[in-house]
A computed fold for a 542-nucleotide part of an RNA from a Lachnospiraceae bacterium, annotated as large-subunit ribosomal RNA, domain I. The organism belongs to Lachnospiraceae, within Bacteria.
Context: one part of a larger RNA
RNA sequence: GGCACAGGGUGGAUGCCUUGGCACUAAGAGCCGAUGAAAGACGUGAUAAGCUGCGAAAAGCCGCGGGGAGGAGCAAAUAUCCAAUGAGCCGCGGAUGUCUGAAUGGGGAAACCCACAUGGAAAGACUCCAUGUAUCCAUACGCCAAUCCAUAACGUAUGGAGGGGAACCCGGUGAACUGAAACAUCUAAGUAGCCGGAGGAAAAGAAAGAAACAUCGAUUCCGUAAGUAGCGGCGAGCGAACGCGGAAGAGCCUAAACCAGAAUGCGUGCAUUCUGGGGUUUGGACCGCAGAACUGAUCCGGAUGGCCUAGCAGAAUGGUUUUGGGAAAGCCAGCCAGAGAGGGUGAAAGCCCCGUAAGCGAAAGGCAGUUCGGCAGAGCGGGAUCCAGAGUACAUCGAGACACGUGGAACCUUGAUGGAACAAGCGGGGACCACCCCGUAAGGCUAAAUACUACUUAGUGACCGAUAGCGCAUAGUACUGUGAAGGAAAGGUGAAAAGAACCCCGGGAGGGGAGUGAAAGAGAACCUGAAACCUUGUGUCU
Repeated sequence: GGCACAGGGUGGAUGCCUUGGCACUAAGAGCCGAUGAAAGACGUGAUAAGCUGCGAAAAGCCGCGGGGAGGAGCAAAUAUCCAAUGAGCCGCGGAUGUCUGAAUGGGGAAACCCACAUGGAAAGACUCCAUGUAUCCAUACGCCAAUCCAUAACGUAUGGAGGGGAACCCGGUGAACUGAAACAUCUAAGUAGCCGGAGGAAAAGAAAGAAACAUCGAUUCCGUAAGUAGCGGCGAGCGAACGCGGAAGAGCCUAAACCAGAAUGCGUGCAUUCUGGGGUUUGGACCGCAGAACUGAUCCGGAUGGCCUAGCAGAAUGGUUUUGGGAAAGCCAGCCAGAGAGGGUGAAAGCCCCGUAAGCGAAAGGCAGUUCGGCAGAGCGGGAUCCAGAGUACAUCGAGACACGUGGAACCUUGAUGGAACAAGCGGGGACCACCCCGUAAGGCUAAAUACUACUUAGUGACCGAUAGCGCAUAGUACUGUGAAGGAAAGGUGAAAAGAACCCCGGGAGGGGAGUGAAAGAGAACCUGAAACCUUGUGUCU
């Protein structure tokens, strides 16, 4: 030095476990903010570094309700206190709520600096306290320049806005990689990104519709029609509708004609404006007749039950000189069950504990209903006259959007230029014309069925089990970067700390006894403890 066997060290795989994740289901909730949000800074405890809670009234104050013996959070120990005059704890409502932040008196290198006005505190000053003082918009009023009247400007009051938010929604703007086996029309895609806005949903929506000679009757969503008809360097690809079956179901308000009242203008008898009534496509005004049933999505008041936000109560087992550290295991003998879901307890418990099934419960706050009343809307006929949304419809040019790439290209939107009709009217039915049919544009609102899940509650898993599962068993921490930003590692003593008094070696670290414990080869570098790697002993070979 090799090999073999045996024993150690190191290391942290594996097994077992789970405080944490992941995905989904069913309900709920779906906004917060100048009454100062989200997010923070700094404080706050007897002692206090971190987290949590809270805010100079600071791990808290007040009221109401629940609950019933301990309590002063995580978090031990000491001290001092609180509590049946009901604490701590839980729920509802209220008070306080420093400074930053839209941040809003002015400034600013966020959590800091500097003010003014009014009121209060002996208050003129210093000091303290309270309130107000940003900008924009709307409305009302005041005051006013060039410039005579006026207006701009300026000021005051009242109301609103501003910022944040995971996805969903609407609008504006809008790529490229890629595919076409290259690439330019095309595709990717109106996607990603950016901007604006809204809500619990949003958008759309009560036919100037769809159809086809028969009709249907707002919108939205799903299935089908159908990868069809079509579009397409007819390439790659893109891709309907009618109809049918379902989910849901709801319809309304204005402008005008006409009536009444008021104001303004001047050229003094007209015009315009405003307010109220009327009225809305089974058209209406107007004229005639009638005068009640019914309907309602808004608001107000009354009544009423339900649900949510604390809770209450809740059946039934003992023995054992079996094993063991320990019984819930074994054995023996029982019981409950509308409860044998689950978790815990020194191993494996229906009957020990928490619960579970079936029940019960709200002073206060909230949610969605039901019902009654108020309130609002609401009938039939006639057809003379009046009304029925204009720089609109439409045309041409240029674009966009329609499944539809200019095509025979309608329909829809509109940048430019022109520019109607008036219900005997006008638009549409995929160029266009005729006939026929359908509808009534140029004003507005509208629940449900639909989309999503940051959040709450209950639950589920042929989901993970610490190199897995979220990046985090917690951490956006430590650390990196000027910054935008990037971004970890790290779980397990034991049933219980019973966490090793005392003695010995040692400066200590560490170890040996002793003691605890079922076990210390469970000793805190702590369950199990693989391999690589290091090493000791014995044997054997050279």